Large-subunit ribosomal RNA, domain II from an archaeon, 682 nucleotides, folded computationally.
Context: one part of a larger RNA
């Protein structure tokens, strides 16, 4: 891992609701007793209990009673209960099953290990050379300096022995191994045997270490089915309806109670999701500046808190500043003169409602929600958090978006045919290489998305100016004179600087726009002419496009690929395309009518569904009654076919070799795929 078998809402008490039945103003027995055909049944037994009358604390009174001085007020009075069984729920018990870590009590452990006690054992070899002793020398002495001898030490090196530092080497089903390296090795040493200390206790050169592979409180038995608001699991079918993830409270936050929402039964009554009309409500969006507040500028008035100047006065003045006014500028959640859409009240009409709404009673689930659009708050922002609202997912299949809980289309009873929606129609791949007109050259794009700022990319459009009296551009020529203007300066001649910037000749030409020279010179420009011959220059607006534009394997329009598109824009016609819509047939539900044991007809804008509620069935084991099958082949096994919406049922074949059904009623240790489920097998 697979297979087989086992495996989870039970039983008793009390209460409550519903259903069925008995009796009924009554209902019913309990214990106990008697009898019999003695695991049982029949009979006796009315004590108690519930009901038939309530009110009051009570005495008590009574269809009333209590309170009150009374008026009045509170609770009652017009009658249906009770017993049994079944089912739903509650209660109390282990209470659907499995699962803790833990707590307490009693026992068992020191053959491991910690420490201690008693009694034994062990430590190759080598090195160093303390005290003491002997002796030589020196010395007055104390003592000192040598030489021998000696053999001390929690001394040194290093086996046995005891350990285990590093390699984070290597290994590991069989529970700490192996290799290399390395510490101690006469000592606080190592070790054999026997003994002592016991669980809130021991022992501990102290690591919360060790106390039999178990230690921040051993093991084991019992309390014990501890408890668990937590995890997991909880077994056949079909039909009808179908949620919530909110409010409030809670030592409450993964729980629970009440309400809201769902469901079932009964009762009562018509209601109003939507549209329109009439009369009202409101102060948001946008907007505005009439009020309040903020904001920028200008003008005016006022010496007026402060500052500056004059200057030293009881002052004057002020392009600073303050206050006020006017005009214009920009705004406001806590501004609103005016003011939508939407929303909403009342009254009608239309529409809708197999109804719906409300009430009573039984049963729940749920109280972690999430997403799009819209409106807010916080936040730089977020697939962020919180709030409100709509629609969705949750609990919703199908088509579409390449794939994709919530986006777009659309709400799936079954079958068949057709028509559409969103979205699409070159190929993958169903349907247009469709029609018409433009744009784009960037593979832009065919994808949801790039900004400010730039572009003599290109298309469209507007305005002004110049233009056959010749525009714009190229080319050629002229570009002069007074004069080298004056001043300044070493010089200053158009061109260092300052001032002025006139006049003349002209087709035109600045007392010079730029380069240049030491200063001149020189080269251009403005301006004019010639040449040429038709549009040109400038400033705006719009469309598409380009730059701006950076991410990690090579690479993504879904891919191929596509350029008068298979891109973008506008308009149009076809076609494809869903479980949508239409048509036909069928099944079921519900309502109504008829019939009423079952059935028939009509209608239906009914039939997606998690939690949950309700209803009807299938199957397993057993009991009772009735009725059957079986050696001419039961159960079981296996296989084929048929029937049923399904759980399932029946028949045939083969095998098998002795039991097994059907109908009705009743009873239950009654249905497995999951629980790191249990046992067994492979």
């Nucleotide at each position: 891992a697979c297979c087989a078998g086992g495996g989870a809402a039970u039983u008793a008490u009390u209460c409550u609701a519903u259903g069925u039945g008995g009796c009924g103003a009554g209902g019913c027995u309990a214990a106990u007793c008697u009898u019999u055909u003695u695991u049982a049944a029949a009979g006796a037994g009315u004590a108690a209990c519930c009901g038939u009358a309530g009110c009051g604390c009570a005495a008590g009174c009574a269809a009333g009673u209590c309170u009150g001085a009374a008026a009045g007020g509170g609770c009652g009075a017009u009658u249906a209960g009770u017993c049994a069984c079944a089912u739903g729920g509650a209660u109390c018990a282990g209470a659907c099953c499995u699962g803790a870590a833990g707590c307490u009590a009693g026992a068992u452990g020191a053959u491991c290990u910690a420490u201690u006690c008693a009694u034994g054992g062990g430590c190759a070899a080598g090195u160093u050379g303390a005290a003491g002793u002997c002796u030589g020398g020196c010395g007055a002495a104390a003592g000192c300096c040598g030489g021998a001898u000696g053999g001390a030490g929690g001394a040194c090196u290093g086996a046995a022995c005891c350990g285990u530092u590093a390699u984070u080497g290597u290994g590991g089903a069989c529970a700490u191994g192996c290799a290399u390296u390395u510490g101690g090795a006469u000592g606080a040493c190592c070790u054999g045997u026997g003994a002592a200390u016991a669980g809130g206790g021991g022992u501990g050169a102290a690591a919360a270490g060790c106390c039999u592979a178990u230690c921040u409180a051993a093991u084991u038995u019992a309390g014990c089915a501890a408890u668990g608001g937590c995890u997991g699991g909880u077994u056949c079918c079909u039909g009808c309806u179908g949620a919530a993830a909110u409010a409030u409270g809670c030592c409450u936050a993964c729980g629970u109670a009440u309400a809201g929402u769902c469901u079932u039964a009964c009762u009562u009554u018509g209601c109003u999701c939507a549209u329109u009309u009439a009369c009202g409500g409101u102060g948001u969006a946008a907007a505005g500046u009439a009020c309040g507040g903020a904001u920028a500028a200008a003008u005016c008035u006022u010496g007026c808190a402060g500052g500056g100047g004059c200057a030293a006065a009881u002052g004057c003045u002020u392009a600073c500043g303050g206050a006020g006014a006017u005009u214009u500028u920009u705004c406001c959640a806590a501004c609103u003169c005016a003011g939508a859409a939407a929303c909403u009240g009342u009254a009608a009409a239309u529409u809708g409602c197999a109804u719906a709404a409300a009430g009573u009673a039984g049963g729940a689930a749920a109280c972690a929600g999430c997403g799009u659009g819209u409106g807010u708050a916080u936040g730089u922002a977020a697939g962020a958090u919180a709030c409100a609202u709509u629609c969705g997912c949750g609990a919703g299949a199908c088509c579409u978006g390449a794939a994709c809980a919530a986006g777009g289309g659309a709400g799936a009873c079954u079958u068949a045919a057709g028509u559409u929606a969103a979205g699409g129609u070159c190929c993958c791949a169903a349907a247009a290489u469709c029609u018409a007109u433009g744009c784009u050259a960037a593979g832009u794009g065919u994808u949801a998305u790039a900004a400010a700022c730039g572009g003599u990319g290109u298309c469209u459009u507007g305005a002004a100016c110049c233009u056959g009296a010749g525009a714009c551009a190229c080319u050629a020529g002229g570009g002069a004179u007074g004069u080298a203007a004056g001043c300044u300066u070493a010089g200053a001649a158009g061109c260092a600087g300052c001032u002025a910037u006139c006049a003349u000749u002209u087709a035109a030409a600045g007392a010079a726009a730029g380069c240049g020279u030491a200063a001149c010179a020189g080269c251009u420009c403005a301006c004019c002419u010639a040449u040429u011959g038709a549009g040109g220059u400038u400033c705006g607006a719009g469309g598409c496009c380009c730059g701006g534009a950076a991410a990690a394997u090579g690479g993504a329009c879904g891919g191929g690929g596509c350029u008068c598109a298979a891109g973008c824009a506008u308009a149009g016609u076809a076609c494809c395309g869903a479980u949508a819509c239409u048509u036909a047939a069928g099944a079921g539900g519900c309502a109504c009518u008829c019939a009423u044991a079952a059935g028939a007809g009509u209608g239906u804008u009914c039939u997606g569904g998690u939690a949950a509620g309700c209803a009807g069935g299938c199957g397993u084991g057993g009991u009772c009654u009735u009725u059957g099958c079986g050696c001419a082949g039961a159960a079981g096994a296996u296989u084929u076919u048929u029937c049923g919406a399904g759980a399932g049922a029946a028949a045939g074949g083969u095998u098998g070799g002795a039991g097994c059904g059907a109908a009705g009623a009743c009873c239950a240790a009654u249905g497995a795929g999951a629980a790191u489920c249990c046992u067994g097998g492979u």

The prediction has a mean pLDDT of 82.